Purine riboswitch aptamer from Alicyclobacillus shizuokensis NBRC 103103, 101 nucleotides, folded computationally. Taxonomically the source falls in Paenalicyclobacillus shizuokensis (Bacteria, Bacillati, Bacilli, Caryophanales). Its Rfam family is "Purine riboswitch aptamer". From the family's description: Riboswitches are metabolite binding domains within certain messenger RNAs that serve as precision sensors for their corresponding targets. Its family is annotated with purine nucleobase biosynthetic process in the Gene Ontology.
RNA sequence: UCGGAGUUCGUCUUGCUGUCUCGUAUAAUGCCGGGAAUGGGCUCGGCAGUCUCUACCGGACAACCGGAAAUUGUCCGACUACGAGGCCGAUGCGUAAACUC
Numbered sequence: 001u002c003g004g005a006g007u008u009c010g011u012c013u014u015g016c017u018g019u020c021u022c023g024u025a026u027a028a029u030g031c032c033g034g035g036a037a038u039g040g041g042c043u044c045g046g047c048a049g050u051c052u053c054u055a056c057c058g059g060a061c062a063a064c065c066g067g068a069a070a071u072u073g074u075c076c077g078a079c080u081a082c083g084a085g086g087c088c089g090a091u092g093c094g095u096a097a098a099c100u101c
Stems, first nucleotide, its partner, number of pairs: 004101005009094003013090003018087008026055001029048007040065002049056001057077007
């Protein structure tokens, strides 16, 4: 100096069988009916709510009820659908530059 391989790097594609964050939806909400408990405050079903499939619950604290049929408030905690981004993985391409063989 030339060639080859690898790593870093850049870029594209891709991930139903990766991950994280954010946004939108919904307020994890409202209404109705059957049943149950009261040492409790649940359970089953229906409807509405979303350009929306699914879900529509758990706990803590406070209040209320005083043996009766009814719960209420506050706070914290998800899933699902769609969209965006980051990271990670895989694949292809590039070779300006650095390093290794």